[in-house]
Context: one part of a larger RNA
Molecule: large-subunit ribosomal RNA, domain IV
Organism: Dicranella heteromalla
This record gives sequence, C1' cells and structure tokens, in this order.
RNA sequence: CCAUGUUGAAGGAACUCGGCAAAAUAACCCCGUAACUUCGGGAGAAGGGGUGCUUUCCUAGGAAAGCGGCACAUACCAGGGGGUAGCGACUGUUUAUUAAAAACACAGGACUCUGCUAAGUGGUAACACGAUGUAUAGAGUCUGACACCUGCCCGGUGCUGGAAGGUGAAAAGGAGAAGUGUUAUAGGCUUUGAAUGGAAGCCCCGGUAAACGGCGGCAGUAACUCUAACUGUCCUAAGGUAGCGAAAUUCCUUGUCGCAUAAGUAGCGACCUGCACGAAUGGUGUAACGACUGCCCUGCUGUCUCCAACAUGGACUCA
Repeated sequence: CCAUGUUGAAGGAACUCGGCAAAAUAACCCCGUAACUUCGGGAGAAGGGGUGCUUUCCUAGGAAAGCGGCACAUACCAGGGGGUAGCGACUGUUUAUUAAAAACACAGGACUCUGCUAAGUGGUAACACGAUGUAUAGAGUCUGACACCUGCCCGGUGCUGGAAGGUGAAAAGGAGAAGUGUUAUAGGCUUUGAAUGGAAGCCCCGGUAAACGGCGGCAGUAACUCUAACUGUCCUAAGGUAGCGAAAUUCCUUGUCGCAUAAGUAGCGACCUGCACGAAUGGUGUAACGACUGCCCUGCUGUCUCCAACAUGGACUCA
C1' cells in the first nucleotide's frame, strides 16, 4: 500500500452524478394509527410502552410478592420510516454470459374475416392442425384494469358494395386481301385478316377512420393602453373538439411567477408564447402494487470535514 473486518472526539450528507457503501431499524405482546380509497385496503402506517429470574395462587397465560445486572427478544437470527411527482393498473415475462425496465404479457375493450369440406396455417400432393370444435366458436390486427370519455375529415392509399358506360385478353367471328390454280375467269386449296364479340382488373359511382392516415394562413376591429368575443379574405377532404400542457414531448430556456434553501440549470404548483400534446398509433385521472425513475423530510451513520487505531490475510523488506 491492498483486501476483509472492528472501533472512533465534535459535527451529521458538508461526500457524491446519486446517501453508492456503511450505519440504523428488526422478534413477540399491549396501546395507538392520517390523507386517500375501487370500502377490500392504505396498515407492521406513523408513534408509544412492556419482555430476565425465584416463590405462591388461579390455572395454561396471567396475577401478586420478592431478587440480581450497565444492559433481561441480553448471543445468532431479525422491516428504517414518512411526504410528493412521473411511468406502468396489478401477480407475472425478458436480452443464459454488460440492459429486469416505463419494454413484453395480462384480464377488459374494439374492428375485420369465417355457415363448416369454415376462415386461417403446414405441405408439391395425399393429408394434417383448426376440432372429435360450430359464430357465447375459431382466426387476424390494434388497444391495454377501473372511472370519465373517445371530436372533425372518405380528397389520397387500402378494404368493401355496384354494375349503366369507357378501356379491354383469349375463344368465337369473318368484311376484305395475297398466293396457288386457269388462255382468262370460276370452283377448290393455302396464308393473312377488319368490323363484331368479350371475363377479371383499371377508369367510373357509393360506403368505410377503435382502416393507413390528416386535422390552415393573412389582415382589420372595443370609450387610456393591451387584447380581440366580432368582421373580411385566401386555401382545404377537413382545419385540432374535450382534456392536458416548458411535459419521458419546450428549440429559444436556467421562460415567468410562487413554494422550499443562506444560496435550487434539479423538484413541485401555476401561467400558455404547444419550435414540434391530443383522444384505442388512445386522451385525462386514478386506490393498490413496483429490486422502476426524479425531488424533499426524519432517524442513522467514517460518505465527508480529516483521518486515526486495531485484527486477519496478502504485497513488500531482510534472512
């Protein structure tokens, strides 16, 4: 010096990205227990008190009297607690070997397909699964408990319905033309071939957004000023509704105000000027839950001010 431990004056997070690590709490009995809440919880909330041994009694865990210690759950073992916000409802699952999470799943919700030789899937096929099931079933996609809700747009792309018209393959059709043939025609034969005809698709006409997706601009206007309920105009398929909002989304930005601190680019509550939130690509809330992520308080401590001593094992020095 390193590793693993033990102890520490005064202070007690001043350390640090961050209380990382350590310390502290801890069992049982009694008392007591808030907001909020889906009335189940929250809750072991929080916060207090007690605990040994001997004798006696009632009895089966209590009472009374007495006794000892600094300390009686005497060692080991053995929850720190509270407040607030984000995300995900929850228990669960995951990158075997750098990620356990806010990711996946989930119950619940919705849409679409499928009438049974089902749709869908595997296979060249036979055949098999679906299913010894039958729309309260099966398959696919999205969302993700619960509560309140889920606005407008079908112009584009998709899906779906329609069959009048347009386009239009093949079959069919056969006007006409050429060749052969003949002295020249003709008939025949060979080749070519217009009109006509014509399925699906596309064009066309509808529907459909919990399908893919989308959801404006410029001016003017109120008895101080500011602002604009109001008006005009351009464009669009329609111009973002409710709710939320410097947010896991805010560039400018450490926005501005408030709370908290002596001091707060953090945190929380507001404001709205949303660069570039927004409604099942779900929106906003939410009790309970979380080895999730911020912030604060309390207890506690060698994390620190600022290091010291000791134990064990190494390294190291000497032999």